[in-house]
Molecule: small-subunit ribosomal RNA
Organism: uncultured bacterium
């Protein structure tokens, strides 16, 4: 010096686990949509499938015979002549031929290969090299042939056959030859085993070519020496063991062959080896390597272009020929395939450059030039090169540059968006000024890339070399570049905009269409779908799919875990490995420094240069690995010696349901005999089955059988584990404790391997009391193949063999060391003491609880570790599929034991915590049962819903918490529905303009009726300008909807529930979510109040303030009252009176305040006095935090949608009152505690002026006529009714009920058909107390009896109120229903109407 980033998504929330996605990067890409330029570098990844077409290896005539073609020179014919033909190798030259070199390289492909094939480091004492370079010496002399040419001939062709003749630097022969070979002696050095080298000596054998003739090129032999190859050999190179054994040429041996060389490379003998869990053989897949891409590295993952090496050339095979091949454009041979064909028979090989077909998502020109750079041949010129160098196509890559800059706010207009209508944003953008001219077009100039050619001069020195001058040659290309001129002129797009991830609104669309990388958007107000606007990012390119590393510490060397999340082997012995006490002394294998070689170039960093810059280009410097030597020895290993602290024998002691075999006991059980005895046993939740008069059961005695040990007995022992239990005995094992004496590291740990291993079950013979799968019966139930009863084989038991599994568990693998304690219990063993003990304390070795540090997600664990470390084995890597499937081993089977993938989901998991829940617990409460009274459900009416039906039967309300509700009152109106029939700035609100003052009002016409026509009559106010109301017309903002969403909302409201709870601050405590407080121990109607206690305090709720009754006093005294005075019409009517009664106002009075007992002496309970009232006196008003997307858009308000001559707005009529039917509430009754008649009594609270209406009168009655009094403690509604007394009726469809019906009436109101209420008279219906089920009430209640007010013209059985009469019960909290508090278990959290299983059936 450089270097390490997270996010998202399992839940109501929280921590962990753990998997799934994304945000970088990269690529021979592809594919949408877009596109101005240039440089660089790239372009069949698919079918080593198939190819038409042309090209790609030939040169040398200074080697050879020669002359088919050109051209020249001669000759000859024709012809004036150009020219044409012949002939002539005579020259240049040269087609085929013989010869020599080349064709083994360059170029392409990756098919095969898992291999000494590659990489890297070495060896060859076991090798070979054409051309090149040195060096040294030599080329003397013969001699046959044979291609072409030429004749003949077959064949369609290809391509032969045959015969005559010819040359060479072709070929052969013979000569010469060594520092060559080979052989046989001999000496010498020297290594590395088998040898190597080298000195002399001998014999034998083997060469050659010429060609030009200026210069030169060539040959033969032999050595070296440079290149190139060949060969061995250590190491390192992909998965699978569901591939475990393979292997006769195998391994080896000496001996031959063969080869350029060694070597089983081949061959013949001869021995029986060789490889293998450190993975042999097998089977899959791959060309390897310099690299590339990722990543912080460690690693992953790749191998295209370059470079290096292999290998392959239609598949398979041989060889030859050559220095070099077993040869891509070369032969032979087989198969395919494809073309010719005369059918007989032949040709062919693009994995060369282009280039077509075919596959494919998908990859180019049949280009130009040999000018440069290399290759081949050749004296040389020069020829040939799809190598090469350029060009074209293609955004396919990286980098450059450009589409303007700069000033410019009335923040310009319009447009497009949004909007609250004011505005905002597009936006300095534009318009406008001012200035560039890269690019772009025109036009003009113009490289570099070429130089050591060849030849020719010159100059040096001796032939012949060197050196300088001079010289032809450019595909790209008139291209880079330059210079001028025009003119912002010619040039911007894709993606996304929910989070994660930068960037927001609107409209459409309505679980549809659609979108998604993952969570997940969409069901009428979608920042997630599609368009617009705007905005983010990147930009000639964006974006998407695909692939690989990354994030992923999610295989973890570095860098994970296994109690409960996936994961410890059921257990032991034990082998291979693996680790391993102390001291020393050697070694130097590991380690550690130095030095060398190597490690190919490009590549990749860093430092310099060249292209305007950058990409590229290019130069220097840099490499952790292999070999190889020197040197240290600390540490591990080797070897030695010595040691006891681990580990083990040896001896005493004591323990024990250790284990194996024998033998012996007692109770129980059943059976079997006998005795005795009678009707039932049994069995259950309750029965039945069953057993039983053939005498059971229940009892006593005897007997026989099997089987299993009460009680001791105990988080007590023993044992690896499984597991072991009456007493006894033999044998065997074993851990502990004591003490020394021994051995001397003998240790631990353990894949294989071997044994052992509940319980079921298996084979084989026993054996069976008891229990008991299968079965059978009987019950239960909708069914019950199940719990439950009666019976009952197998099996259970015993020998003997298998099997090998369990939640085989501490869900905790051994083993060693260290790491505060406390208390207990088992075995052994010392110690202390005036005291000897039921004493105290201390050691080892077992087993338990409580705890500190540390761990741990947390639950927990904590010397017996889930701590701290060490050593080895085992074993997980998301859930499901699936511990299946196949394959293999094991077993009689049964089945075990190793064990996958396809597809599948996005979370499956664990551990807390907070609620709901529970047919879990405890503990309380309420008309919750329960005690008890009257209801409802049965009739018959009345009212409300449902449902039906209707033009309409308007909407709303839906368990409790709709259903006599909204509606405190539908005939018109109301009203919102339905048909008609009219109006269209509107019934109703504002702003404008006109007329008018002839409005309002009244009368008439006319209509089904509004609407419409017509007569009459008349505003205020003032500076006389007008102003003010008020009509009529008009024209457009607008107005109007009881349309729609209550799931877009305020507001009100039900209900839990007047239950007693809900919750904050501050501190504490937990990694958190949350706890705590608020739990607890009494209490209370109560989180009410005491106590206690990491909790202190607080709020909102409980109570209390508040109102009405109950008692008392004080003031006050009319219209109320009337003791006591007077007066009277006998009416508190008067005068008086405040005494009561009552009204009105303010007071008093109850607080557990006193006594007793109770309790922790607290709260507080019990019981009693005294009181009008006792423990909250009764009644109400008030309803926490929230629940129920509860309920109401139809009270009202509102967003947002819809409507606008209509969904608005007036009018007539109709509906809302229907009627087979079903449910809710209610009235009247069924009668005698009663009906009905006569008489007689006692209330409260309220209404009355378009009311309430008195006396009197008329009417049988409703009600009429009448108007007295009252705006009310005065008058009136009003008669209170039950009730009392007296009569009647006598148990029946009645003198109970009263529905329905006829008729006549009355009264409200513009109007009583649809559709009022009464009132007479007359009809006289069901019903005789009501099935399951069900409601209401604990005291002035219930239950009954009537009174009044609201609404209201009229119209209550409803609703809200008032008094009158006036009961019963509550043992008590088992159970039913709802609710508080506390704890529990939970796979529930739209929260038990939750989740989910399994079958069946759609689809």
């Nucleotide at each position: 010096c450089c270097u390490u980033a997270g996010a998202g998504u399992u839940u109501g929330a929280u921590c962990c686990u753990g998997g799934c996605u994304c945000a970088g990067g990269a690529u021979g890409a592809a594919c949408g949509c877009u596109a101005g330029c240039g440089a660089c570098a790239g372009g069949c990844u698919u079918a080593a499938c198939a190819c038409a077409u042309g090209c790609a290896a030939g040169u040398c005539g200074a080697g050879g015979g020669g002359c088919a073609u050109c051209a020249u020179g001669a000759g000859g014919u024709a012809g004036c002549a150009a020219u044409a033909c012949c002939u002539u190798g005579a020259u240049g030259g040269c087609g085929a031929c013989c010869g020599g070199c080349g064709c083994a390289c360059g170029g392409g492909u990756g098919a095969g290969u898992a291999a000494c094939g590659c990489g890297u480091a070495u060896g060859c004492a076991a090798c070979c090299u054409g051309g090149c370079u040195g060096a040294u010496a030599c080329a003397g002399g013969g001699g046959g042939a044979u291609a072409g040419c030429c004749c003949a001939u077959g064949g369609a062709a290809a391509u032969g056959u045959g015969g005559a003749u010819u040359a060479a630097c072709a070929c052969c022969c013979c000569a010469u030859a060594a520092u060559a070979u080979u052989a046989u002696u001999u000496g010498a050095a020297g290594g590395c085993a088998u040898c190597u080298u080298u000195u002399a000596a001998u014999a034998a054998u083997u060469a050659a070519a010429u060609c030009a003739u200026u210069c030169g090129a060539g040959g033969u032999a032999u050595c070296a020496g440079a290149u190139g190859g060949g060969c061995a050999u250590g190491c390192g190179u992909c998965c699978u063991a569901u591939u475990a054994g393979c292997u006769a040429g195998u391994u080896g041996g000496g001996g031959g062959g063969g080869u350029a060389a060694c070597g089983g490379c081949c061959c013949a003998c001869c021995a029986a080896g060789g490889c293998a869990a450190u993975g042999a053989u097998a089977g899959g897949u791959a060309g390897g390597g310099g690299u590339u891409c990722u990543g912080a590295g460690a690693g992953g993952a790749a191998g295209g272009u370059c470079c290096c090496c292999c290998a392959c050339a239609u598949u398979g095979g041989a060889a030859c020929u050559g220095a070099g091949a077993c040869a891509c454009g070369g032969u032979c041979c087989a198969a395919a395939c494809u073309c010719c064909u005369a059918c007989g028979g032949g040709a062919g090989g693009c994995a060369g450059c282009a280039g077509u077909g075919a596959g494919g998502a998908a990859u180019a020109u049949u280009g130009g030039u040999c000018a440069a750079u290399g290759g081949g041949c050749g004296c040389a010129g020069g020829c040939c090169u799809g190598a090469a160098c350029c060009a074209g196509c293609c955004a396919a890559g990286u980098c450059g540059c450009g589409u303007g800059a700069g000033g410019g706010a009335a923040g310009a207009c319009u447009g497009c968006c949004c909007u609250a209508u004011g505005g905002g944003u597009u936006g300095u953008a534009a318009a406008c000024c001012u200035c560039u001219u890269u690019u772009a077009u025109a036009a003009g100039g113009g490289a570099a890339g070429a130089a050591u050619a060849a030849u020719g001069a010159c100059u040096a020195c001796g032939u012949g070399u060197a050196g300088u001058c001079a010289g032809a040659u450019g595909c790209c290309c008139g291209u880079a570049c330059c210079u001028u001129a025009u003119g912002a002129a010619u040039a911007a797009g894709c993606a996304u905009c929910g989070g994660c991830u930068a960037a927001c609104u609107c409209c459409g669309u309505g679980c549809c269409a659609g979108c998604a990388g993952c969570c997940g958007c969409g069901g009428u107000a979608a920042u997630a779908c599609g368009g617009a606007g705007g905005a983010u990012g990147c930009g000639a390119g964006c974006g998407u799919u695909a692939u690989c590393c990354g994030g992923a510490u999610u295989u973890a060397u570095u860098g994970g875990g296994u109690u409960u999340a996936a994961a410890g082997g059921g257990u032991g012995c034990g082998u291979a490995g693996g680790c391993g006490g102390u001291a020393u002394u050697u070694u130097a294998a590991g380690u550690u420094a130095g030095u060398g070689g190597u490690a190919a170039a490009a590549c990749g960093u860093c430092g310099g240069g060249g292209c305007u810059u950058c990409a590229c280009c290019u130069u220097g410097a840099u490499u952790g690995g292999c070999c190889a030597u020197u040197a240290a020895a600390a540490c591990u290993g080797g070897a030695g010696u010595a040691c006891u602290a681990g580990a083990g024998u040896a001896c005493a002691g004591a323990c024990g349901a250790g284990g194996u075999a024998g033998g012996c006991g007692g109770a129980a059980u059943a059976a079997g005999u006998u005795a005795a005895g009678u009707a039932g046993c049994g069995g259950u939740g309750a029965a039945a089955u069953g057993c039983u008069u053939a005498g059971a059961u229940a009892u006593a005695a005897c007997u026989u059988a099997g089987a299993a040990c009460c009680c001791c007995g105990a988080u007590a022992g023993c044992g690896a584990a499984g597991g072991c239990a009456g007493c006894u005995u033999a044998c065997c094992a074993g851990a502990c404790u004591g003490u020394u004496a021994c051995u001397g590291a003998c240790g631990c740990u353990g894949a294989a391997g071997c044994a052992c291993g509940a319980g079921a079950g298996c084979g084989u013979g026993g054996g069976u009391a008891g229990c008991g799968a299968a079965c059978a019966g009987g019950a239960u139930u909708a069914g019950a193949u199940a719990c439950c009863c009666u019976g009952g084989u197998a099996g259970u038991c015993c020998a003997c063999g298998c099997c090998g599994u369990a939640a085989a568990c501490g869900a905790u693998g051994a083993u060693u060391a260290c790491u505060a304690g406390g208390u207990g219990u088992c075995g052994g063993g010392g110690a202390g003491c005036a005291g000897a003990g039921a004493c105290u304390g201390c050691c080892c070795g077992g087993u338990g609880c409580c705890g500190c540090a540390g761990c741990c997600a947390a639950c927990g664990c904590a010397u017996u570790a889930a701590g701290u470390a060490a050593u080895c084995c085992a074993c997980c890597u998301g859930g499901g599929g699936a511990g299946u499937a196949c394959g293999u081993u094991c077993g009689c089977a049964a089945g075990a034991a190793u064990g996958a993938a396809a597809c599948u989901c996005a979370a499956a998991g664990g551990a807390a915590u907070u609620g709901a829940c529970g047919g879990g617990g405890a503990c309380c409460c309420g008309c919750a049962c329960a005690a008890g009274c009257g209801g409802u459900g049965g009739a018959g009416c009345a009212u409300g819903u449902g449902g039906u039906u209707u033009a309409a039967u308007u909407c709303g309300a839906a368990g409790c918490a709709a259903c006599g509700c909204g509606a405190a009152g539908a005939a018109c109106c109301u009203u919102a529905c339905c048909a008609g029939g009219c109006c269209u700035u509107g019934a109703c609100a504002u702003c404008c303009c006109c007329c008018u003052g002839g409005a309002u009002g009244g009368c008439c016409c006319g209509u089904a009726a509004c609407g419409g026509g017509g007569c009459c009559g008349g505003c205020c106010u003032u500076u006389c300008g007008g102003g003010g109301c008020a009509g009529g017309g008009g024209a457009g903002a607008c107005a109007g909807g009881u349309g729609g969403u209550g799931c877009a909302u305020g507001g009100u409201u039900g209900u839990c529930g007047u239950c007693a709870g809900c919750u904050c601050g501050u501190g504490u405590c937990g990694u958190g979510a949350g706890a705590u407080g608020u739990u607890g121990g009494g209490u209370u109607a109560a989180g009410u109040c005491c106590c206690g206690c990491a909790a202190c305090g607080a709020g909102c709720g409980c109570a209390a303030c508040c109102c009405c009754u109950g008692c008392c006093c004080g003031c006050a005294g009319u219209a109320g009252c009337c003791a006591g005075c007077a007066u009277u019409u006998u009416a508190g009517a008067u005068g008086g009176g405040g005494a009561c009664u009552c009204u009105g106002c303010g007071g008093g009075g109850a607080c557990u305040g006193c006594c007793g007992g109770g309790g922790a002496c607290a709260a507080c309970c019990c019981g009693g006095a005294g009181g009008a009232a006792g423990g909250c006196g009764g009644g109400g008003a008030u309803g926490a935090c929230g629940u129920c997307a509860a309920a109401u858009c139809a009270u009202c308000a509102u967003g947002c949608c819809c409507c606008u001559u209509a969904u608005g707005g007036c009018c007539u009529g109709g509906g809302c009152u229907a009627c087979a039917c079903a449910c809710g509430u209610g009235c009247u009754a069924c009668a005698a505690u009663g009906g009905c008649g006569c008489c007689g009594a006692c209330a409260g609270a309220g209404g009355g002026a378009g009311g309430c209406g008195a006396a009197g009168c008329g009417g049988c009655g409703a009600c009429g006529c009448g108007g007295a009094g009252c705006g009310a403690a005065c008058c009136c509604c009003a008669a209170a009714a039950a009730c009392g007394g007296c009569g009647u009726c006598c148990c029946a469809g009645u003198u109970c009920g009263g529905a329905u019906u006829g008729u006549a009436g009355u009264c409200u109101g513009c109007a009583a058909c649809c559709c009022g209420a009464c009132u007479a008279c007359a009809u006289g219906a069901a019903g005789c107390c009501g099935g399951a089920a069900u409601c209401g009430c604990u005291a002035g209640u219930a239950a009954u009896c009537g009174c009044g007010g609201a609404u209201c013209a009229g119209a209550a059985u409803g609703c809200c109120g008032c008094g009158g009469u006036g009961a019963a019960u509550a043992c008590g909290u088992u159970c039913c229903c709802g609710g508080g508090u506390c704890u529990u278990g939970u796979a529930c959290a739209c929260a038990c109407c939750g989740c989910c299983c399994g079958u069946c059936a759609a689809g």